[in-house]
RNA sequence: GCUAGCGUAGCUCAAUUGGCAGAGCAGCGGUUUUGUAAACCGCAGGUUGUGGGUUCAAGUCCCUCCGCUAGCU
Numbered sequence: 001g002c003u004a005g006c007g008u009a010g011c012u013c014a015a016u017u018g019g020c021a022g023a024g025c026a027g028c029g030g031u032u033u034u035g036u037a038a039a040c041c042g043c044a045g046g047u048u049g050u051g052g053g054u055u056c057a058a059g060u061c062c063c064u065c066c067g068c069u070a071g072c073u
Base pairs, nucleotide, nucleotide: 001072002071003070004069005068006067007066010025011024012023013022019056027043028042029041030040031039049065051063052062053061
């Protein structure tokens, strides 16, 4: 340099054919315990990497750029 894949919550990952953005762990609060842990209940946490386009509607489709990974040279 070329090709392909990936980028979503603090972390690991979902999100079916374009139609309300979710789970587990972590965090916070509560119940329980002499106390801690564990368990159970609840709460909070997101410009879906950047910028544009298509669409009534985009995490999803198209383009640009950035980052990471793999392959080829």
Molecule: transfer RNA
Organism: Pirellulales bacterium